[in-house]
Model confidence (mean pLDDT): 82 of 100.
A computed fold for a 73-nucleotide RNA from a Candidatus Dojkabacteria bacterium, annotated as transfer RNA.

RNA sequence: GCUGGCAUAGCUCAGCUGGUAGAGCAUCCCUCUCGUAAAGGGAAGGUCGUGGGUUCGAGUCCCACUGCCAGCU
Numbered sequence: 001g002c003u004g005g006c007a008u009a010g011c012u013c014a015g016c017u018g019g020u021a022g023a024g025c026a027u028c029c030c031u032c033u034c035g036u037a038a039a040g041g042g043a044a045g046g047u048c049g050u051g052g053g054u055u056c057g058a059g060u061c062c063c064a065c066u067g068c069c070a071g072c073u
Base pairs, nucleotide, nucleotide: 001072002071003070004069005068006067007066010025011024012023013022019056027043028042029041030040031039049065050064051063052062053061
């Protein structure tokens, strides 16, 4: 230099054929207990890497860029 993959909550990851973004763990609150843990219930937490484009509508499609990983030269 070229090619491919990945980027979504604090962490690990889903998200189908474009139609209001989810789970587990962690955090906080409640129930239970003499108390703690476990268990159960609930809450909060997101400019979906950045900037554009297409579309009535983009996490999803297209382009460029950034970072990481792998391969080739």
It was read from a public genome assembly. It matches the Rfam family "tRNA". Rfam links the family to the GO term triplet codon-amino acid adaptor activity. From the family's description: Transfer RNA (tRNA) molecules are approximately 80 nucleotides in length.